RNA sequence: UCCGCAGUAGCUCAGUUGGUAGAGCAACCCGCUGUUAACGGGUAGGUCACAGGAUCGAAGCCUGUCUGCGGAG
Numbered sequence: 001u002c003c004g005c006a007g008u009a010g011c012u013c014a015g016u017u018g019g020u021a022g023a024g025c026a027a028c029c030c031g032c033u034g035u036u037a038a039c040g041g042g043u044a045g046g047u048c049a050c051a052g053g054a055u056c057g058a059a060g061c062c063u064g065u066c067u068g069c070g071g072a073g
Stems, first nucleotide, its partner, number of pairs: 001072007010025004019056001027043005049065005
């Protein structure tokens, strides 16, 4: 320098023929218990890495940039 993959909640990840974003764990609240843990119920939490474009509409398409991993030279 070039090519490929990845970037979504605090963490691990789903969601990909475009139609208003979810799970598990963690956090908080309640129940249960003498107390804790476990168990059961509930709540909050994300301008989907950043910027622009196309579209009535983008996490998903196009362009550029940044970060990480792998490969080529």
Molecule: transfer RNA
Organism: Alphaproteobacteria bacterium